The part of an RNA shown here (small-subunit ribosomal RNA, 5' domain) has 488 nucleotides and comes from an uncultured Candidatus Saccharibacteria bacterium. Rfam family: Bacterial small subunit ribosomal RNA. Its family is annotated with structural constituent of ribosome and ribosome in the Gene Ontology.
Context: one part of a larger RNA
RNA sequence: GGAUGAACGCUGGCGGCGUGCUUAAUACAUGCAAGUCGAGCGGCAGCGUGGGGUGCUUGCACCCUGACGGCGAGCGGCGGACGGCUGAGUAACGCGUAGGAACGUACCCUAAAGUGAGGAAUAACUGCCCGAAAGGGUGGCUAAUGCCGCAUAUGCUCUACGGAGUAAAGCUUCGGCGCUUUAGGAACGGCCCGCGUCCGAUUAGCUAGUUGGUGAGGUAAUGGCUUACCAAGGCGACGAUCGGUAGCUGGUCUGAGAGGAUGACCAGCCAGACUGGGACUGAGAACGGCCCAGACUCCUACGGGAGGCAGCAGUAGGGAAUUUUCCACAAUGGGCGCAAGCCUGAUGGAGCAACGCCGCGUGCAGGAUGAAGGCCUUCGGGUUGUAAACUGCUUUUCUCUGUGACGAUUAUGACAGUAACAGAGGAAUAAGGAUCUGCUAACUCCGUGCCAGCAGCCGCGGUCAUACGGAGGAUCCAAGCGUUAUCC
Repeated sequence: GGAUGAACGCUGGCGGCGUGCUUAAUACAUGCAAGUCGAGCGGCAGCGUGGGGUGCUUGCACCCUGACGGCGAGCGGCGGACGGCUGAGUAACGCGUAGGAACGUACCCUAAAGUGAGGAAUAACUGCCCGAAAGGGUGGCUAAUGCCGCAUAUGCUCUACGGAGUAAAGCUUCGGCGCUUUAGGAACGGCCCGCGUCCGAUUAGCUAGUUGGUGAGGUAAUGGCUUACCAAGGCGACGAUCGGUAGCUGGUCUGAGAGGAUGACCAGCCAGACUGGGACUGAGAACGGCCCAGACUCCUACGGGAGGCAGCAGUAGGGAAUUUUCCACAAUGGGCGCAAGCCUGAUGGAGCAACGCCGCGUGCAGGAUGAAGGCCUUCGGGUUGUAAACUGCUUUUCUCUGUGACGAUUAUGACAGUAACAGAGGAAUAAGGAUCUGCUAACUCCGUGCCAGCAGCCGCGGUCAUACGGAGGAUCCAAGCGUUAUCC
């Protein structure tokens, strides 16, 4: 000198674009953050419509009726494995880069073939019972794109080549939407491997599923992945093992470069979801799923239950320090749905903060008896200083009024009556901070008297201090200026 997710002190007019718990992966009140499909199903709790009945205040109340629009709860399907957050762990095939063979894939695309005939249940509902609740038990009824046989087999799987096994689901407003099997694709994922990837030797030896083989099991798949037997190997000064630290990268900062430092925001990968363990479902596995144990918090009728913000806001705590319990699905994207649409704290926006970068303004021109005042003075004057006053002008900004977008295609705009444009008013609403011994741009007076104090280094201050404090003046930056911290 540059830089920062900064903080602190003094000061503070506006706009655009960004950024905003670096500490306690501490604990969390409250609300919201993942639903959707009635064109899969039985139904009908609530709302509306129609029909019937009773009362009768003649358009209101009650009852019946799933007939219709629809639809709470339920069965079923798809989605909850994405999106969002965090960096605790991890020195590892975790990441980066370059390759590999023994694999999987719901939805989507292409191609081929098929979609026949049956059955048994169960929730909802209803009867009874238990419980404070959370919930649970039992009897009865019923449906399906839920479940199970049978048939068929283009194919596919296994094969001792004789053969054996293996599917399907319907709905419809009649346009379609689906279902089953196989092959290929797209994209995504699992696995293996060469090389690279921090510090410590005041860590030198480490290792029994350990290293390899055979058989078996297991997996979507290779493999000590697991197991039985056999062999005795494997790693290590080219640093094994152990200890410490740490998510990795594209990048970012700095530097002429080499390099050094770093990994906030954005993007890719990995890992985690109160702590530890486990499986289930599923194409795929678990932040807002399940089970067990633990710590903690809450409810309780003391028998027993409920919970998990490292989602968005917000609270307490910690801290030098980090925002609103906002608006909208209008756009982009996602889930479901034939669609209409519903959901979406993803996202789009607004709010707060000079936290950063960039831009703009706080007027412009004229104006000398160089006014007054201040300060200095050798008392002549010098300086503040064209600075002010005064005269003329302008209106970026500001205030008020009016018009009013793009973003949206025929429709739909949260932002927003915002941006922008036009008119009116009036210099009006807007300057500070640090420094002035040398390094280092900028000097005098007064006060103080090794005191009070300053200071990045050298050093100033003990009665003439350009170094302390004040004033005048000056210098440098400027809506900022300084200080501190950290990196180059």